Small-subunit ribosomal RNA from an uncultured prokaryote, 1360 nucleotides, folded computationally. The prediction has a mean pLDDT of 83. Rfam family: Bacterial small subunit ribosomal RNA.
[in-house]
RNA sequence: AGAGUUUGAUUCUGGCUCAGAGUGAACGCUGGCGGGUUUAAAUAAUUGUCAGCUAAGUGGCGCACGGGUGAGUAAUGUAUAGAAACCUGCCCUUAAGAAAGGAAUAACAGUUGGAAACGACUGCUAAUGCCCUAUAUGCUUUUAAUACAUAAGUAUGCAGGGAAACGCUUUAUGCUUAAGGAUGAGCCUGCGUAAGAUUAGCUAGUUGGUGGGGUAAAGGCCUACCAAGGCGACGAUCUUUAGCUGGUCUGAGAGGAUGAUCAGCCACACUGGAACUGAGACACGGUCCAGACUCCUACGGGAGGCAGCAGUCGGGAAUAUUGGACAAUGGGGGCAACCCUGAUCCAGCCAUGCCGCGUGUGUGAAGAAGGCCUUCGGGUUGUAAAGCACUUUCAGUAGGGAGGAAGGGAGUAGUGUUAAUAGCGCUAUUCAUUGACGUUACCUACAGAAGCAGCACCGGCUAACUCCGUGCCAGCAGCCGCGGUAAUACGGAGGGUGCAAGCGUUAAUCGGAAUUACUGGGCGUAAAGCGCGCGUAGGCGGUUUGAUAAGUUGGAUGUGAAAGCCCAGGGCUCAACCUUGGAACUGCAUUCAAAACUGUCAGGCUAGAGUAUGGUAGAGGAUAGUGGAAUUUCCGGUGUAGCGGUGAAAUGCGUAGAGAUCGGAAGGAACAUCAGUGGCGAAGGCGGCUAUCUGGACCAACACUGACGCUGAGGUGCGAAAGCGUGGGGAGCAAACAGGAUUAGAUACCCUGGUAGUCCACGCCGUAAACGAUGUCAACUAGCCGUUUGUGGAUUUAAUCCGUGAGUAGCGAAGCUAACGCGAUAAGUAGACCGCCUGGGGAGUACGGCCGCAAGGUUAAAACUCAAAUGAAUUGACGGGGGCCCGCACAAGCGGUGGAGCAUGUGGUUUAAUUCGAUGCAACGCGAAGAACCUUACCAGGUCUUGACAUCCCGAGAAUUUGCUAGAGAUAGCUUAGUGCCUUUGGGAACUCUGAGACAGGUGCUGCAUGGCUGUCGUCAGCUCGUGUUGUGAGAUGUUUGGUUAAGUCCCGCAACGAGCGCAACCCCUAUCCUUAUUUGCCAGCACUUCGGGUGGGAACUUUAAGGAGACUGCCGGUGACAAACCGGAGGAAGGUGGGGACGACGUCAAGUCAUCAUGACCCUUACGGGAUGGGCUACACACGUGCUACAAUGGCCGGUACACAGGGCAGCAAACUUGCGAGAGUGAGCGAAUCCCACAAAGCCGGUCGUAGUCCGGAUUGGAGUCUGCAACUCGACUCCAUGAAGUCGGAAUCGCUAGUAAUCGUGAAAAAAAAUGUCGCGGUGAAUACGUUCCCGGGCCUUGUACACACCGCCCGU
Repeated sequence: AGAGUUUGAUUCUGGCUCAGAGUGAACGCUGGCGGGUUUAAAUAAUUGUCAGCUAAGUGGCGCACGGGUGAGUAAUGUAUAGAAACCUGCCCUUAAGAAAGGAAUAACAGUUGGAAACGACUGCUAAUGCCCUAUAUGCUUUUAAUACAUAAGUAUGCAGGGAAACGCUUUAUGCUUAAGGAUGAGCCUGCGUAAGAUUAGCUAGUUGGUGGGGUAAAGGCCUACCAAGGCGACGAUCUUUAGCUGGUCUGAGAGGAUGAUCAGCCACACUGGAACUGAGACACGGUCCAGACUCCUACGGGAGGCAGCAGUCGGGAAUAUUGGACAAUGGGGGCAACCCUGAUCCAGCCAUGCCGCGUGUGUGAAGAAGGCCUUCGGGUUGUAAAGCACUUUCAGUAGGGAGGAAGGGAGUAGUGUUAAUAGCGCUAUUCAUUGACGUUACCUACAGAAGCAGCACCGGCUAACUCCGUGCCAGCAGCCGCGGUAAUACGGAGGGUGCAAGCGUUAAUCGGAAUUACUGGGCGUAAAGCGCGCGUAGGCGGUUUGAUAAGUUGGAUGUGAAAGCCCAGGGCUCAACCUUGGAACUGCAUUCAAAACUGUCAGGCUAGAGUAUGGUAGAGGAUAGUGGAAUUUCCGGUGUAGCGGUGAAAUGCGUAGAGAUCGGAAGGAACAUCAGUGGCGAAGGCGGCUAUCUGGACCAACACUGACGCUGAGGUGCGAAAGCGUGGGGAGCAAACAGGAUUAGAUACCCUGGUAGUCCACGCCGUAAACGAUGUCAACUAGCCGUUUGUGGAUUUAAUCCGUGAGUAGCGAAGCUAACGCGAUAAGUAGACCGCCUGGGGAGUACGGCCGCAAGGUUAAAACUCAAAUGAAUUGACGGGGGCCCGCACAAGCGGUGGAGCAUGUGGUUUAAUUCGAUGCAACGCGAAGAACCUUACCAGGUCUUGACAUCCCGAGAAUUUGCUAGAGAUAGCUUAGUGCCUUUGGGAACUCUGAGACAGGUGCUGCAUGGCUGUCGUCAGCUCGUGUUGUGAGAUGUUUGGUUAAGUCCCGCAACGAGCGCAACCCCUAUCCUUAUUUGCCAGCACUUCGGGUGGGAACUUUAAGGAGACUGCCGGUGACAAACCGGAGGAAGGUGGGGACGACGUCAAGUCAUCAUGACCCUUACGGGAUGGGCUACACACGUGCUACAAUGGCCGGUACACAGGGCAGCAAACUUGCGAGAGUGAGCGAAUCCCACAAAGCCGGUCGUAGUCCGGAUUGGAGUCUGCAACUCGACUCCAUGAAGUCGGAAUCGCUAGUAAUCGUGAAAAAAAAUGUCGCGGUGAAUACGUUCCCGGGCCUUGUACACACCGCCCGU
C1' cells in the first nucleotide's frame, strides 16, 4: 500500500467480496512442560482449687466499610470547572471540667401458655445501663437589638503504681463542654454527555412574589394568599434504547465501535412502600406493612430472601473447587496479647489469552527399501531414514535450598514522665520464636535420544501441483465460480505451502471504505438543481477613523485522581509481568497582556444598491371594441349522376337532385403572408387591428440617499395540458362510442360518423422530458464571426467606417471533463447562501400526517431479493437505415427437374441381420474407380484360444509332399514320399510342430482429447505488421477522400512512411510463326508399283517433341486533373486477364473423417479377438434427391455413304477365316505397340416408308429359349433371340443449369484383380439464342448511421 468482480474489449461511476488487527468468546481436529503420588493411630475414671476454654445475658463500639450486580435511570446520573446556605463517630491541636444521690432491669429461681416460633406472671441483683440535683467565664435556642431573667445539657468511670488505708497523689486510657483542623458526606450552577419530527406544541404547584411550616442546610421542598407566568425548530413534550467515566479495540490521523478484568462515581439487594436506630442508612446477610414464590405445621400459626465465597438446578454454543491460610496487605473490636475477616493471599480446574521452553545436535549417497509420479531413461519423498559421533534443557529419580518476616514476646542497659530507684512509654542490644503457598523458586548428582506434532490450505485474489476415483451425480464455495469421462476447484493419495502446542471455522468490532467526505466526495448525460418568483428567521456582507475586547493570539496560576498508553532506568536467567522517574493527558477555570482580522458601539465616504431627469425597442399583462380570408350550416338560382374516401376498398352522402358553380344569410373559433437559431416575460407562456389602464428592461448625462445589499429553512404567490364544480357557448377538430376495412384475431394503426372536451365567466386542482435534463448572486480569465436594439465619433454623406452598452446565436484558445463535450450566456478560476444524492429491484409504493369535491398530490419506509444496475466511448455483427459496387443474383433467352416407367442413393418401415459413416446451402449415382463367394465390418448355427500376424524362450522336426476316411466346411484321424544349406562337428540360419508366459489382436467408444487430409464462405478482395503520430484507454491512423480497375489494380491527395500474406505475374495445356530432329508418322517434287506412302527416296508440308519468337495499352486519336485509366482505331494468328487449368490470404462453421492412415485416454482378452459354411448389405405400404428413356414427323424404321479426338492392350488387345438370326463360339496372324488390335464413330448427308394414332411413337413388365464370365449366376449378374407391349400425348405449386466453341445435341474412350453402368472421369463432332438494365429476390465487398445485440436478429426482450 491494495486486490477480485458488470464488458467482446475499454474507461468512469457504483455496490458486493477479500487480504490486517483485536475478543471475557464458542465449536471442530489435535495436545509435552511451567505437576504430583505413596508411606495409619493408640491407656481409662472421680473430686477440689487456680488458670484456660465453652455457653447465655447486661453494657460499649462496629455492623452505612469491605464483597456482589447493572434491573432502573437520557438526568434527583456522570465528566469537567466552579459556588455557598450546611453536617461530620473514630483521628489531630488548644482551653476548661469531673460534686452529691436515687429508682429499676436482664441474667438467675419458681409457676405457666404454645406443635413450633415465641412468650406470660411472681421474686432477687449489678454496672461505663437509666434518672434527679449542683457547677457554667463558654456554647445553643427563645425576644428586633442590648441588658437581666428563664429553660436544657457531665460518669469518678476503668486499669496500673505510690501509700498502713482512703474519698489523697500520680500515670495511662476513657467521659463532658467549647474553638479550630483533617477526613467523609449533603445541596446548587455553567458546559459536555443517545436515536426518532411518520412525536410540534407542553405545563396548574405549573412560573414568580409575600407570610408560615419543614430540613444539618438554600429552595414550591410543603402550605395559604396574590400575579399569569414558564419551556419550545439552538428541538420542548412524547416514544424507543442505555448505568456514566478514566480507559479498551481499531485507525496515519481525524474519527468509528465499545464500557469484561483494574480504578472513580451512581443505582440496586425477592417485588413495591415506609420509617426507626445512628455521626452516617431510609440499611445486601436490620425492623414494619402489602404482594409473588418456597418451606414447616398439631391448621390455630410460623419461617425465608446467594446481584457475598464455594455449591445445586434450569436455560444456553458456552464460563471453574461445597479447597488452604489469616504467613503477608488491609479492615473491625480490644490497653495489649490476641480474636474475627470466602476482603485478601494462595492452591485446584480449563491451551481461554499473553509470554517463554522443549520434542534433539553434527555427520552421513549405496542417493537403500517402501510410497508417489513417469516421456520407462528416470524423477521425487531425500541427508530425510538407517549407520557413526555427540549433547541432556524440560519431564524422571535422589539430595541440597533462598526470598516473601516487618513484627510480637522475654531478658539486660539507657532515657522520658513522676515525689519515686513503682508502673508505663521510647531507644539500644541479646535470646527463643511467627510461612497457607511448599517436596516453592533455584542449585547439584544420575541414566538415556531416551517420554513429546499437529492443524489448515495448494483455480485466481493468495504462498503452495500431480495421479487416481466420480461424471451437472456426489459434492465444494468468502467473491468470481468449479463438477455434463482426460476436474491443479468435488473425494482419496503422494508431494508442497503457511502457522505451530496449537491450527482452522463461526459470531460480532474497527480498518481497507475518500461507499456520509471536518481533515476528505459529489449533482449537463452515471444517484442528485425545488417548475418559477417574493420574502421571515438564519448565514454571509463595500470603504475609512476612533473606542471596546465577545471571538482570536501569547504568558502565568490552579486543575486535568491513580492505573493504563509513550520515553528512560531497574527487578524476576529472557519475555510476558512488576517497579521508579519523566513526558503526556490536545480539556476546563482564573488572571495578565496584545489589538491585525471578525464582532459590537460611535462618526464619516461613494465604487454596491436605490431615487430623480430625458429618451428607446418589444406577440410583456388586463379590459373593451372592431376586421377580412377560410371551414360548416341554412335559403335561393343554374345543373346532372355520381360524390367522398383508400395501398385497394367499404361504411357514408346522392334522382326526395348530392357533389360542382353563383348569390344571400347565420354562427363560432383561429389569426395565412410579414416571420427570422427575431422580440418580450421570473417561469408557465405571449402573434389580425384600435383604444384605455398597467409591469419590467435598456441607453445617455450624473443631481440625490448613503450599505439601504446577497441568499433564503419554514411561509406565501404564480404555475402548460388534461381533469373537477356552477352558468353560458358550440363552426371546426375530437378521447369515449358506432359502423366500414386490415388481420389468425385487431377492443389499434387507415376510412365514415360522433359526444364530453377544446371557447367564455367565476372557483378548484398544483402536476409535465415544468429541459439548457445545467439553482440564485457578484468578481476575474485569448480571440473570430453573425444577428436584435440603444448610443457616441469620423469623413469621401454611403448598401460607409471606427468605437461603446444591453440581449441572442455559431466556432474556438487556455483550463476543466470518465468521455461526449463546455468554453466571458462556462460544465474554467475563486467566493456567498439555499436545495438535493449515497448500489439495482421492492418504490416514489405501504402505513400515518397534511392538502383536495373527486381524480389525486405532498411527506415517505421496511421485509425480501440480486452481484450487479448505470454513464461515455471502441471494435464487430445486425437493420423490412442511407450511399457506391459486383456475381447466370434478377432481368432477357435456351434447355431441364417437379407428372410417367425404369436405374441409383437416402429416409421410413420390416428383419435373425437388413454392417457403418455422410444430414440446409456445403448429406442423398456421397465414402463405394463397381456387395453372387471373397470383399464384409452385420446375422444364424458350428469351431480355435500365445492365437491368422510381430519379437523373445524351451523342446522336437529339414522344408515340403502323396493318398484314404468323416464333416457343410473350418478341422480331425490314418498314411506315402522326402533327409536339403553352412560348419571350427559344439552347433547355426530359414521353415514347420508342441509347450509356458511376456504379449498379439479389436472396422470396439470418444472427430467435443488429437495429427494429417478435406469441404464451405470464395478465386470473394480482402487480412495484417514494423516504426511514427494520436487517444487516460479499448483503439484509431496507415486501409479513409477524389478518380479508376476483374482486383487494397493503379494514380492523386492525406500524419503518415514502409513492409508482409493475398490479387496479378512466374508453371501447364491451347491458338500463330521460327529453329533443331525424322521413325513406326508425312508425301510437295522425282522414280518404281500388285495402285495400298506399298517401295526407292525426300525433310518441303502435316504431325510428333525439345528450344525459341510473339501481346507490352507498345503506336495513333479522343476523354480525363499535364495522373492512373477508359473509349475508338491501326497493325496483327491473337488486343486490353486471348481461352482453359493448377494455384484457395487471415480466418469462420467444436463443419466432415478414430471405418484410409496415424494417435492419447477408456473398454474386450476361451472374446467386442481368429478360421469356416450359409444368409444379409439386393427386403417394400410409402416419402424425397440425382439420373436414364420417352411421350414423337427438326421424328421412328429400312438401305446406302462421309469425317474425329483422346485413350487402353500379355492373367492382355485380338485381325482375317469358318459358324450362329444374335449374344457368341471355333481357330488364331499380328502386337509389350505413332508399326498390330480394341475400332464400323454417331448425329450428319443421299434415298425410301410411316401421316398424328397410344401409332411402324414408347419401351416397362411378363413367358419361353439361349450366350458369356466365374468353383458357383436360386436368393442376386450382364447380354442375345422369339413373344408380350404397361404408364406416358410435354407435366400444379415450386425449382435447376448455362453468356461462346458455351448451352443444347451426337457418339467415343478409360479407371476399377473374372463378370457386372443410365454412374464417374476424359475426348472430339454438329453448334445456337439473349443480356434494355440494376427497381426487386439471393449472396458478397467498401463507406456511413442507429443499437438495450456480442452464443452477435435463429440476438435481446415485454405482457399474460